[in-house]
RNA sequence: CGGGGCGUGGCGCAACCUGGUAGCGCGUCGGUUUUGGGUACCGAAGGUCGCUGGUUCGAAUCCAGUCGCCCCGA
Numbered sequence: 001c002g003g004g005g006c007g008u009g010g011c012g013c014a015a016c017c018u019g020g021u022a023g024c025g026c027g028u029c030g031g032u033u034u035u036g037g038g039u040a041c042c043g044a045a046g047g048u049c050g051c052u053g054g055u056u057c058g059a060a061u062c063c064a065g066u067c068g069c070c071c072c073g074a
Stems, first nucleotide, its partner, number of pairs: 001073007010026004020057001028044005050066005
């Protein structure tokens, strides 16, 4: 310098190709159960999708640029 992959609640991931107001597991908080803890069950909070811009009625999703990490090549 060129190419590719990844970046999404605290953690690990899905949704992206086929645009329509973001979901799962774990964790956290509350409740029931228990002498208490754990287990089990019920409920709740928590992200607007790495960043910037563009297209569109509408963008996590499409386009451009850019940052970080990893891999390959030179």